[in-house]
RNA sequence: GUCCCCAUAGCUCAACAGGAUAGAGCAAUAGUUUCCUAAACUGUUGAUUGUGGUUCGAGUCCACAUGGGGACA
Numbered sequence: 001g002u003c004c005c006c007a008u009a010g011c012u013c014a015a016c017a018g019g020a021u022a023g024a025g026c027a028a029u030a031g032u033u034u035c036c037u038a039a040a041c042u043g044u045u046g047a048u049u050g051u052g053g054u055u056c057g058a059g060u061c062c063a064c065a066u067g068g069g070g071a072c073a
Stems, first nucleotide, its partner, number of pairs: 001072007010026004019056001028044005049065005
C1' cells in the first nucleotide's frame, strides 16, 4: 500500500431475512429480609464507534472516517 473481518450497557453476549418500547447475565445502586454481614427477592441507572446516504421504517443495507484483528506485498 491492497484486500478481508469486527465495533451494541462498566464487562460478557442476544436482537433469527430491515418492522412494535434494543433484551439477558454479571457489576453498580436503592429497598425488603437479618442483631450485623453475606445470600435471596424486588426496583432503578446505563448502550447501538462517528458522519452522511437509501427506505414509510436502519443495531441490521450502502459510502467514508476512526479504532481493533488478520492475509498478501
This is a predicted structure of a 73-nucleotide RNA (transfer RNA) from a Fibrobacteria bacterium. Rfam family: tRNA. Rfam links the family to the GO term triplet codon-amino acid adaptor activity.